[in-house]
Context: one part of a larger RNA
Molecule: large-subunit ribosomal RNA, domain VI
Organism: soil metagenome
RNA sequence: CGUAGGAGAUUUGCGGGGGGCUGUCCUUAGUACGAGAGGACCGGGAUGGACGAACCUCUUGUGUUCCAGUUGUCCUGCCAAGGGCACGGCUGGGUAGCGAAGUUCGGUUGUGAUAACCGCUGAAUGCAUAUAAGCGGGAAGCACGCCCCAAGAUGAGAUCUCCCAACCCAAAAGGGUCAAGAAGGGUCCAGGAAGACCACCUGGUUGAUAGGCUGGAGGUUGAAGUGCAGUAAUGCAUGUAGCUGACCAGUACUAAUCGCCCGUUCGG
Repeated sequence: CGUAGGAGAUUUGCGGGGGGCUGUCCUUAGUACGAGAGGACCGGGAUGGACGAACCUCUUGUGUUCCAGUUGUCCUGCCAAGGGCACGGCUGGGUAGCGAAGUUCGGUUGUGAUAACCGCUGAAUGCAUAUAAGCGGGAAGCACGCCCCAAGAUGAGAUCUCCCAACCCAAAAGGGUCAAGAAGGGUCCAGGAAGACCACCUGGUUGAUAGGCUGGAGGUUGAAGUGCAGUAAUGCAUGUAGCUGACCAGUACUAAUCGCCCGUUCGG
């Protein structure tokens, strides 16, 4: 820009893409078959491999914004307690998120038309013949079915809902005047398991969108101060302590203020 008014939702599916893999074991059954050796079709069940998708409960990795330990040195006047620097100084753990080595799931079943191949009826050709007329069976393959995209499918589809003045002249057709800015969308702002930008999603005081605060979960591992024991290093008690990012809630304390713009008047 188009989809012959504008808008908000919900859709149909033309068409396109993805997927389609396979082993071993048990049973049927040591049966059919076979002199024996050996050894099934068909059917039923179990368990794997590779591949793929989703997810983070478990396991595990990361987690330079969390906690603790610790070396050297400088600083906060000193002690104690802390801070800076040294690869994140080093070391031990670790929430959320993101991952896999973790977890769950998938390939199937089914329908139709067929290939090779196997048939029924059957003439040409009194026989025969699956073929000439006619009718069947038959594949991991084909068309559906499963998952995803999808009306720029210009053949532009469908459904629901919402929105679009008043007055004057005139019998009508029609003509005129002054106005007004709908539904809805955007801008802007607070943000996001969304994201390169854009887009998408949530919210904007009639508010829990983010921050703060409060409570909790989870993490770390027993804070500082004081007291006690010990010559001391240190240990014990206070104490299920202290601290705590992203997680879960609650709470308007802070910030989402006020506005502005687009979009018209019934549709050739």